[in-house]
Molecule: glycine-GGAnGA riboswitch aptamer
Organism: Desulfosporosinus acididurans
RNA sequence: CCGAAUGAUACUAGCAGGAGAGAUUUGGGAGAAGUCCCAGACGCCGAAGGAGAAAAUCCCUUGAAGUCGCUUUUCAAGGGGGGAAACUCUCAGGCAAAGGUACGGCUAGUAGACGGUACUCUGGAGAGUUUCUCUUCACAGGGAACACCAAAGGGGAAGCCGGAAGACGGCGAAUCUCUCAGGUUAAAGGACAGAGAA
Repeated sequence: CCGAAUGAUACUAGCAGGAGAGAUUUGGGAGAAGUCCCAGACGCCGAAGGAGAAAAUCCCUUGAAGUCGCUUUUCAAGGGGGGAAACUCUCAGGCAAAGGUACGGCUAGUAGACGGUACUCUGGAGAGUUUCUCUUCACAGGGAACACCAAAGGGGAAGCCGGAAGACGGCGAAUCUCUCAGGUUAAAGGACAGAGAA
C1' cells in the first nucleotide's frame, strides 16, 4: 500500500480443472476374446503418503570483551536440539484408458480475524560451456542457424458476473497449456517455501 465481519483464514463435503513415466518382458494359471491373476527381471516417473536438508531460533561447554570483582549482557569457537517447500531420496505409490492425483477454482456448512504485496536473511528445478560469424589483449558481448527447457513476465483455459434467453460484454485459477518474451557451465536470475522486522 491492497483485500477483509457485505467474512480474512482454516477444516469438511460436493462439482468441474489437473502433469510425468514400458498397454515392457520371462514363467505359470484363468477366459471364446479384449483381457485378468500369481511369481520374477530390467528400464523409467515424481504430484497420495513417508523420509532427509537451509536460515531464523533455543540449550550446553570453552575463550574473549565489559566490571574493582561477580552475575546479567555481547562476541567468537565447538557440541546438541529446532527446522519449510513444488528442493533431494524413491521406502511406499505409479508408468494405454478408467481410477487415483499435489495444487489451484466455484458452491455449501462449521469456526470467526487475519491474509497478501513490497523489504531483509535462507533454501530453491529444468534444458547446448552447440555450430558459423563480428567486436575485444582477454573476460565478455552482438548477429544468424539448428536442438532443447518451462519457475521472471505475458497469452489461453475451468469458472463467475451482467443480460428474460441467445448473441454479446466484463472479470478470471493452477505444479494445467502455449512458448511471444525469458532461459540452457558457473555466477546472476528464479515460481514457490521457511524465518524476521516495521